[in-house]
């Protein structure tokens, strides 16, 4: 310096065709149990890395930065 990926909830990942974002764990409550863990069951929690452009609408498609990781020089 040139390329490839990845970047969404505390954390670990899905979302691939554009139509208003989900699951595990985890946190709180609430059931269940003598009591703990185990089990059920709801609730909270996200400006989708950062700015721009396209569109009636963008996590998604285009440009440009930015932080990782790997290739090649």
């Nucleotide at each position: 310096g040139a390329g490839a990926c990845a970047u969404u909830a505390g954390c670990u990942c899905a979302g691939u065709c554009g139509g208003u974002a989900g699951a595990g764990c985890a946190u709180u409550c609430c059931c269940c149990u003598u009591u703990u863990a185990a089990g059920g069951g709801a609730a909270g929690g996200g400006u989708c890395g950062a700015g721009g452009g396209u569109u009636c609408g963008a996590a998604u498609c285009c440009c440009u930065c930015a932080u990782g990781u790997c290739u090649c020089a």
Overview: This is a predicted structure of a 73-nucleotide RNA (transfer RNA) from an uncultured Clostridia bacterium. Its Rfam family is "tRNA". Its mean pLDDT, the model's own confidence on a scale to 100, is 80. It was read from a public genome assembly.